[in-house]
Context: one part of a larger RNA
RNA sequence: GGCAUACGAUGAAUGCCUUGGCACUGUAUGGCGAUGAAGGUCGUGGCUACCUGCGAUAAGCGCCGGUGAGCUGGAAGCAAGCUUUGACCCGGCGAUGACCGAAUGGGAAAACCCCAUAGGACAAAAUCCUAUGAUUCGAAAGAAGGCUAAACCCAGGGAAGUGAAACAUCUCAGUACCUGGAGGAAAAGAAAGCAAUUGCUACUCCCUAAGUAGCGGCGAGCGAACGGGGAUCAGCCUAAACCGUAUCUAUGAUAUAGCUUGAGGGCGAUGUAGAUGCGGGGUAGUAGGACCUGCCCGAGACUGCCUCAAAAGUCUCAUGAAGUUACAAAGUUCAGUUAUAGAAGAAGCGUCUGAGUAGCGCACCAUAGAGGGUGAGAGUCCCGUAUUUUAAAUAGCUGAGCCUUCAGGCAGGCACCUGAGUACCACGGAGCACGUGAAACUCUGUGGGAACCUGCGAGGACCAUCUCGUAAGGCUAAGUACAAGACAGUGACCGAUAGUGAACCAGUACCGUGAGGGAAAGGUGAAAAGUACCCCGGGAGGGGAGUGAAAUAGAACCUGAAAUCGUAUGCCU
Numbered sequence: 001g002g003c004a005u006a007c008g009a010u011g012a013a014u015g016c017c018u019u020g021g022c023a024c025u026g027u028a029u030g031g032c033g034a035u036g037a038a039g040g041u042c043g044u045g046g047c048u049a050c051c052u053g054c055g056a057u058a059a060g061c062g063c064c065g066g067u068g069a070g071c072u073g074g075a076a077g078c079a080a081g082c083u084u085u086g087a088c089c090c091g092g093c094g095a096u097g098a099c100c101g102a103a104u105g106g107g108a109a110a111a112c113c114c115c116a117u118a119g120g121a122c123a124a125a126a127u128c129c130u131a132u133g134a135u136u137c138g139a140a141a142g143a144a145g146g147c148u149a150a151a152c153c154c155a156g157g158g159a160a161g162u163g164a165a166a167c168a169u170c171u172c173a174g175u176a177c178c179u180g181g182a183g184g185a186a187a188a189g190a191a192a193g194c195a196a197u198u199g200c201u202a203c204u205c206c207c208u209a210a211g212u213a214g215c216g217g218c219g220a221g222c223g224a225a226c227g228g229g230g231a232u233c234a235g236c237c238u239a240a241a242c243c244g245u246a247u248c249u250a251u252g253a254u255a256u257a258g259c260u261u262g263a264g265g266g267c268g269a270u271g272u273a274g275a276u277g278c279g280g281g282g283u284a285g286u287a288g289g290a291c292c293u294g295c296c297c298g299a300g301a302c303u304g305c306c307u308c309a310a311a312a313g314u315c316u317c318a319u320g321a322a323g324u325u326a327c328a329a330a331g332u333u334c335a336g337u338u339a340u341a342g343a344a345g346a347a348g349c350g351u352c353u354g355a356g357u358a359g360c361g362c363a364c365c366a367u368a369g370a371g372g373g374u375g376a377g378a379g380u381c382c383c384g385u386a387u388u389u390u391a392a393a394u395a396g397c398u399g400a401g402c403c404u405u406c407a408g409g410c411a412g413g414c415a416c417c418u419g420a421g422u423a424c425c426a427c428g429g430a431g432c433a434c435g436u437g438a439a440a441c442u443c444u445g446u447g448g449g450a451a452c453c454u455g456c457g458a459g460g461a462c463c464a465u466c467u468c469g470u471a472a473g474g475c476u477a478a479g480u481a482c483a484a485g486a487c488a489g490u491g492a493c494c495g496a497u498a499g500u501g502a503a504c505c506a507g508u509a510c511c512g513u514g515a516g517g518g519a520a521a522g523g524u525g526a527a528a529a530g531u532a533c534c535c536c537g538g539g540a541g542g543g544g545a546g547u548g549a550a551a552u553a554g555a556a557c558c559u560g561a562a563a564u565c566g567u568a569u570g571c572c573u
Stems, first nucleotide, its partner, number of pairs: 001572009015558001016523002020494002022491006029483002031147002039100003042055003046078002050074002061094006070082003105114003115133007135144003152183001153181005163170001167217001193200002204231005214222002235475003238419001242280010258267002260310006285453001287418003291413006298317006319407005331402010342389003348362004363380002365369001371383003424448008434460001455470005510517002530557001533544004
């Protein structure tokens, strides 16, 4: 020096564990903010560095409920206290809530500085306290601004890598991304629609039709609709004609205008026309409505320049209908139900063990043998579970009442109305599965520019016939999309180099001027019972003693592989 064996040191793999993650399902819910948000800074405890809570009323204050013996957070300790006159804790409703931050009196290098006006404290000054003071929109009342869930939705803009085996039309893709806006959903939506000679009947979503018909340097690729089957269902309001009224403008002086109609009187800048606002009316495609005429249809009261009559209108009642998601719009009371604390809740002993939940022996409950904990595998020890049950307060939902709103029909006539710089056309573009094509349909930058229901549009150039519809105003639940946060649950998901970056005081430490990047790090034991006391040592550390089932479980703490390093012994050189 090598090899082997034994015992150690180092080291952290492995095994076991889980407080943390991941994915999905269901339910409810889907916003917060000038009444100052989200997020922070600084404070706040008897002693307090950090976290948590809270805000100068500062680990808290008040009231109302629940619970019932302990309590003063993580977190020990000391001190001092609270509590059956109900503390602590849980829930509901309130109060307080420094400073920054949209930040909003002015300023500023966020958490700071400075001012004006009014009132107050002080005898007064100085000083301090309280309130108010941003901008934009709006006549005012009032509203807006910022944040989030890196999700879902709508709109305005809008790529390229790529594919086409190159590349330019094309594709990727109206995707990514930017911007604006909104809601719990959004958008769309009650046919100027489809269809095809039968018919359907708003919109949305799913399955199919169908990778079909088509489009396409007819390349790469793109890619419907009708129809059928389902989910869910809901329909409405205006503009106009006409009537009334208010205001403004114009016009009108004796009426052959007007004052509802008829007769008689009376008045007469009361009228007429136009514009605008408001109220009534009215809303359709088998056209509908306005206006006029006729017929039918509850009651009562009142009104008009005067009287009589008629008709009309208004009000009240009755009858009928409807209603707070559209179709008008505020609520309120009661009942039920749900949520936000809770309550009741069966049944086991012996033996063994450090400890029994295992074994053995003998029992019991079960609408409960889900799960977790407890000194080892526990239906019967604890928390629970099945089942039953509960709310002073606040909120949601459902129903009823109060309440609120509305109310005619038929026939005929007449030709007043039915959304205009619109439809449509041309040119330039875009969207439609559809690349200009035979290119309809939809949108519109420029120019032109209708008809008026005997009208107009569509049925994929265009024309005819036929059929369908009724543009140029608006609202609308459900079925659909998403899931931050809440609750309940599930897993042939992970188990500490895994699973979130983060099981641990992690978006931390640390790095970077900055945008930004971004870790490592879990396990004593059933219980600290965490080794009194003695000895060696300056200490670290160790030897006894003691605790414990175990200390080679002693905090560098479960198990403790390998590389690596020793000690002892044997053999070889």
This is a predicted structure of a 573-nucleotide part of an RNA (large-subunit ribosomal RNA, domain I) from a bacterium. The full RNA is in RNAcentral, with records from ENA. It matches the Rfam family "Bacterial large subunit ribosomal RNA".